[in-house]
This is a predicted structure of a 725-nucleotide part of an RNA (large-subunit ribosomal RNA, domain II) from a Candidatus Iainarchaeales archaeon. Rfam family: Archaeal large subunit ribosomal RNA. Its family is annotated with structural constituent of ribosome and ribosome in the Gene Ontology. NCBI's taxonomy places the organism under Archaea, Nanobdellati, Candidatus Iainarchaeota, Candidatus Iainarchaeia, Candidatus Iainarchaeales. Model confidence (mean pLDDT): 81 of 100.

Context: one part of a larger RNA
RNA sequence: GCGGGGGACUUUGCGGCAGUGGCGAGGUUAACUGCUUCAAGCAGGGAGCCAAAGCGAAAGCGAAUUCACGCAGCAGCUUUUAAGCUGUGAGGUGAUUGGUUUUAAAUAGCCAAAGUCACUGCUGUAAGACCUGAAGCCAGGUGAUCUACUCCUGAGCAGGAUGAAACCAUCAAACCGGAUGGUGGAGGUCCGCAACCGGUGCUAGUCCAACUGCUCGGGUGACUUGGGAGUAGUAGUAAAAGGCCACUCUAACCUGGCAAUAGCAGGCUCCUUCCGAAAUAGCCCUAAGGCUAGCUCAGUCUGAGGAGAUGUCCGAGGUAGAGAUACUGAUUAGAAAGUACUGGAUCGAAAGAUUCGGCUUUCUUGUCAAACUCCGAAUUCGGACAUUCCGAAGAAGACUGAAGUAGGGGUAUUUGGGGUAAGCUUAAUAUCCGAGAGGGGAACAACCCUGACUUAGGUUAAGGCCCGUAAAUGCUGAUUAAGUGCAAACUGAAGGACGUCCUAAUCCUAAAACAACAGGGAGGUUGGCUUAGAAGCAGCCAUCCUUUAAAGAAAGCGUAACAGCUCACCUGUCUAGGAUUAGGGCUCUGAAAAUAAUCCGGGCUAAAUCAGCUGCCGAGACCUAAGGGCAGUUGCUGUGCAACUGAUCCGGUAGGAAGGUAUUGCAGUAGAGUAGAAGUGAGGGAGUGAUCUCUCAUGGAUCUACUGGAAAAAUGGAUCCCCGC
Numbered sequence: 001g002c003g004g005g006g007g008a009c010u011u012u013g014c015g016g017c018a019g020u021g022g023c024g025a026g027g028u029u030a031a032c033u034g035c036u037u038c039a040a041g042c043a044g045g046g047a048g049c050c051a052a053a054g055c056g057a058a059a060g061c062g063a064a065u066u067c068a069c070g071c072a073g074c075a076g077c078u079u080u081u082a083a084g085c086u087g088u089g090a091g092g093u094g095a096u097u098g099g100u101u102u103u104a105a106a107u108a109g110c111c112a113a114a115g116u117c118a119c120u121g122c123u124g125u126a127a128g129a130c131c132u133g134a135a136g137c138c139a140g141g142u143g144a145u146c147u148a149c150u151c152c153u154g155a156g157c158a159g160g161a162u163g164a165a166a167c168c169a170u171c172a173a174a175c176c177g178g179a180u181g182g183u184g185g186a187g188g189u190c191c192g193c194a195a196c197c198g199g200u201g202c203u204a205g206u207c208c209a210a211c212u213g214c215u216c217g218g219g220u221g222a223c224u225u226g227g228g229a230g231u232a233g234u235a236g237u238a239a240a241a242g243g244c245c246a247c248u249c250u251a252a253c254c255u256g257g258c259a260a261u262a263g264c265a266g267g268c269u270c271c272u273u274c275c276g277a278a279a280u281a282g283c284c285c286u287a288a289g290g291c292u293a294g295c296u297c298a299g300u301c302u303g304a305g306g307a308g309a310u311g312u313c314c315g316a317g318g319u320a321g322a323g324a325u326a327c328u329g330a331u332u333a334g335a336a337a338g339u340a341c342u343g344g345a346u347c348g349a350a351a352g353a354u355u356c357g358g359c360u361u362u363c364u365u366g367u368c369a370a371a372c373u374c375c376g377a378a379u380u381c382g383g384a385c386a387u388u389c390c391g392a393a394g395a396a397g398a399c400u401g402a403a404g405u406a407g408g409g410g411u412a413u414u415u416g417g418g419g420u421a422a423g424c425u426u427a428a429u430a431u432c433c434g435a436g437a438g439g440g441g442a443a444c445a446a447c448c449c450u451g452a453c454u455u456a457g458g459u460u461a462a463g464g465c466c467c468g469u470a471a472a473u474g475c476u477g478a479u480u481a482a483g484u485g486c487a488a489a490c491u492g493a494a495g496g497a498c499g500u501c502c503u504a505a506u507c508c509u510a511a512a513a514c515a516a517c518a519g520g521g522a523g524g525u526u527g528g529c530u531u532a533g534a535a536g537c538a539g540c541c542a543u544c545c546u547u548u549a550a551a552g553a554a555a556g557c558g559u560a561a562c563a564g565c566u567c568a569c570c571u572g573u574c575u576a577g578g579a580u581u582a583g584g585g586c587u588c589u590g591a592a593a594a595u596a597a598u599c600c601g602g603g604c605u606a607a608a609u610c611a612g613c614u615g616c617c618g619a620g621a622c623c624u625a626a627g628g629g630c631a632g633u634u635g636c637u638g639u640g641c642a643a644c645u646g647a648u649c650c651g652g653u654a655g656g657a658a659g660g661u662a663u664u665g666c667a668g669u670a671g672a673g674u675a676g677a678a679g680u681g682a683g684g685g686a687g688u689g690a691u692c693u694c695u696c697a698u699g700g701a702u703c704u705a706c707u708g709g710a711a712a713a714a715u716g717g718a719u720c721c722c723c724g725c
Stems, first nucleotide, its partner, number of pairs: 001725006011127013026050003032044004054061002066095004073088007097112005130267004137257006148231009157221001159191003162187001166183006196218003201214002233249001236244002270660006280293005294405002296402006305390002308388009321375001322373002328369003333364007341357001343356005408433005414428005438449003453627007463617003466602003472614001474613006485604002495589003499586010516573005522546003527541003552567001555566003628650002630646007661714001663711002666708007679698008
């Protein structure tokens, strides 16, 4: 890993609710006893329990009267199907009355005639309590054949090197001591791939090995080692590392308490039908969990109104916006007046004067506010009316039982707070995903269309119609030359552009504009001053007159100063539009990211962009037909069947409710089987489905249906358990 088998909401006690049944102002027995066919059952047993009266802490006191409204039902009457009206009206609602507590009283609270026993289902609780899973805690035992330390008794250490003390000889020497040469053989001495012990670095690390290989260290010692013995689990032992105590140690192992506990993790087995959530609030040593409320489901009671939308009208409000002699606060520039600051500066011997500030007031001017408002919408909220919708086939409301949920998330060119920002965070409103399939968006929970009972046919939505790919190489008019673009969300800014198109305004223009080319562009005069010089052109002042078609006391180069070249201005040639400003469309630039790029791709000059038109394709949407379920009504020979109605029923996780299928025993009834049971294999058929059934083969002896009743009652998962491969 595969296959097979096993494998998870159970049982009992005590409660709650519902259903069914018995008896009923009562209901019921428990232990136990007797009988018995000793399985079962029958009879007895009234102790006890619940109910029949409540209120009050207690002492204590101690109930049900009357009236009104009115559902269902019943009776009567009326008219047009079918409804209406009247009467009565159990239960119900309201008031009154009654009991009791409080009390001087009033008010207020509780109460005022149906239970009880059994069974079944759901559920609470106590128990292992759906199954599996800790690390741990405690008790009693077992361990020192591993290892730590100690004790007893033994054993082992090739070979080589160094050469301590001491002694001897000689020399020297008063003594002590010294020198030289020998002998000698000390040492936690040295070398060492001998044995033996270790474990430095590398290796290995699904290993050759749950500790190896190479290398390296020790190797007469605090050495190594055999045998024997001792110390034991909050204990030992430890040259101390929390080391070691049998591959186990920050408290061994075994068995037991024990199915420890787990608000945590995983798993939890057949079908169909109906409905269908929450991820919020409050509290909690609470934040991975609970309790209560909210939202879901089922049932019961009651009996007539209810919820939304649209419109009109009447009210509420202080947001968006806007505003600034309408306040509070912030804030630009200036003017005037005043001034107790005796502020600075100047003048003056001083008094004082002038001036610059500061502050206050007024005026002019320019800006702002979540905690400013003289103002002030839209939307919104409340009420009334009208229309519409739901409702006796039972609304709204009340009660009872069962839940799950309390980690949420995206979107809106939405409304706010925080943040530079975020697929960020935290609120509000709506919606979707969650729990929602289908079509579109290349792919893509929440973006667009649309809410899927089944089958078939058709028509559309969003989105598309060159090819991949269903449908237009459709039509009309523009724009773009950048492959811009062909990307809704899935980027591209400020700024810049004689790119190009459009609009508007002003001006020039056949008395010739604009551009280009040709010619002129003069004289007084070198204006005056200044200056070394200043002649249009360093600088200052003035900026006139004349001749002209026109020509500045000069717009720019240039010279030391002149000169020189242009310009303004004028004429000619030429010829029909031209110049400027403002705004808009498309485009260009701005534009940088890491392995090769791209619109989904091919590719496209439209198959791009803008404006418009026609057709077609395209969903489970819509329409049509048939069928099923569910809900309801009516009828009947009533566990059901038939007919009718459903535009407004049939997506669905957690979850609730209902009805079925299968398995194994038991009882009763009816059966099958050696002329072949169960089981197994293959095939056919029925049912929405769980499943059921038939035929053949195999097999060789048991098995089935119905009714009732009972469960060890359904497997693919749990790093599930066991076995096999």